RNAcentral holds the full RNA, with entries from ENA. Large-subunit ribosomal RNA, domain III from an Acidobacteriota bacterium, 394 nucleotides, folded computationally. Rfam family: Bacterial large subunit ribosomal RNA. The prediction has a mean pLDDT of 81.

Context: one part of a larger RNA
RNA sequence: GAGUAGCGAUAAAGCACGUGAGAGGCGUGCUCGCCGAAAAUCUAAGGUUUCCUUGGGAAGGUUAAUCCGCCAAGGGUUAGUCGGCCCCUAAGCCGAGGCCGAAAGGCGUAGGUGAUGGGAAACAGGUUAAUAUUCCUGUACCGCAUGAAGUGCGUUACUACCAAUGGGGUGACGCGGAAGGGAAGGCUCAGCCGGGUCAUGGUUGUCCCGGUCCAAGCUCGUAGGAGGGUCUGCUAGGCAAAUCCGGCGGACCGUCAACUCCGAGAGGUGAUGGGGAGCCCUUUUUGGGCGAACUGGCUUACACCAUGCCGCCAAGAAAAACCUCUAGGGAGUGCUUCAUGCGACCGUACCGUAAACCGACACAGGUAGAUGGGUAGAAAAUACCUAGGCGCUU
Numbered sequence: 001g002a003g004u005a006g007c008g009a010u011a012a013a014g015c016a017c018g019u020g021a022g023a024g025g026c027g028u029g030c031u032c033g034c035c036g037a038a039a040a041u042c043u044a045a046g047g048u049u050u051c052c053u054u055g056g057g058a059a060g061g062u063u064a065a066u067c068c069g070c071c072a073a074g075g076g077u078u079a080g081u082c083g084g085c086c087c088c089u090a091a092g093c094c095g096a097g098g099c100c101g102a103a104a105g106g107c108g109u110a111g112g113u114g115a116u117g118g119g120a121a122a123c124a125g126g127u128u129a130a131u132a133u134u135c136c137u138g139u140a141c142c143g144c145a146u147g148a149a150g151u152g153c154g155u156u157a158c159u160a161c162c163a164a165u166g167g168g169g170u171g172a173c174g175c176g177g178a179a180g181g182g183a184a185g186g187c188u189c190a191g192c193c194g195g196g197u198c199a200u201g202g203u204u205g206u207c208c209c210g211g212u213c214c215a216a217g218c219u220c221g222u223a224g225g226a227g228g229g230u231c232u233g234c235u236a237g238g239c240a241a242a243u244c245c246g247g248c249g250g251a252c253c254g255u256c257a258a259c260u261c262c263g264a265g266a267g268g269u270g271a272u273g274g275g276g277a278g279c280c281c282u283u284u285u286u287g288g289g290c291g292a293a294c295u296g297g298c299u300u301a302c303a304c305c306a307u308g309c310c311g312c313c314a315a316g317a318a319a320a321a322c323c324u325c326u327a328g329g330g331a332g333u334g335c336u337u338c339a340u341g342c343g344a345c346c347g348u349a350c351c352g353u354a355a356a357c358c359g360a361c362a363c364a365g366g367u368a369g370a371u372g373g374g375u376a377g378a379a380a381a382u383a384c385c386u387a388g389g390c391g392c393u394u
Base pairs, nucleotide, nucleotide: 013031014030015029016028017027018026032391033390034389035388040371041370042369046351047350050349051075052074053073054072055071056070060068061067080141081140082347083346084345086119087118088117092113093112094111098107099106100105122139123138124137125136126135142343143342144341145340146339147338148337149336150335151334152333153332161329162328166325167324168323169322174312175311176310177309180305181304185299186298187297189296190295191212192211193210194209195208196207197205213274214273217269218268219267224262225261226260227259228253229252230251231250232249233248234247235246237245238244275294278290279289280288281287313316357366358365373385374384375383376382
């Protein structure tokens, strides 16, 4: 220079009470304003205690601060079913032998590793200051083991039953388009239930306000979609074998069919339960109790049926699980029901379009996915609003 620029979006504040030494900024209440395909909610990455409570007032906070993502202390993350671990593989990576290379090392077979993909199973309500599909209540489901009952088959055999590291099937997949079904959700539609009764002329009414909800599972097997089906003979193929698959035949049924498979939703149950507007009591609080109606109509998704259907050419992962076949094992064993037991380990707090992540900052930048209500509208545009959250630290 200079007590100058600036104090980081022009979404906005006002009042009362409380606390306190001190209040424009903290707490509570009322009013006002802003967002509302977000400035709301869930969640991945990343962060790593920032979460909650009590206390504090040096420093940090672009001002003050009684306040804080600050300081101190204490507390907080509960799982067979959510995610991982686990089983499986993709690209990629590693790589016994091997090939190559002065060395270091490079490539690569078998094999391994490696999710962003495939593979068993849980929902509703309640509860904490802070966790909850994890705790509690109620109702379920999956896998494994053991036992009991019922029932089937077998017991010296090729034959019951188990069953590959092998064979076959399945898993198993593109892009675009159209129509249908019902459902979530929505409705300032009706009905039903509860409450209100008028500050100022009128308003007991065809008035006003609020509510009208509930899962998995079990049962049923619908709208709709797909395949011709069953039996049988032979068999140089499937690196051995096969009753399986494939190939070649035959018989029967059959074309609006039968049989088989897939299949939302609805109905019933779950529920004599939970929730519920509101009301009552009370030690006024993080308390206790009671508790109505709980129906229909309309509309409707990019979600479900659907890995469906139609069209097209560029022709759209793999492996395991699972089913089946033998090889093999094998004397007891399969199935159903019931009962009992077991299901480890890791993550789980909190932020997460942000003051907690990446940007040196409490930085107008950046940050994958899901939900995303109402009125008007083609719309997730735009405008105003709900739930919810904020008024951006002078």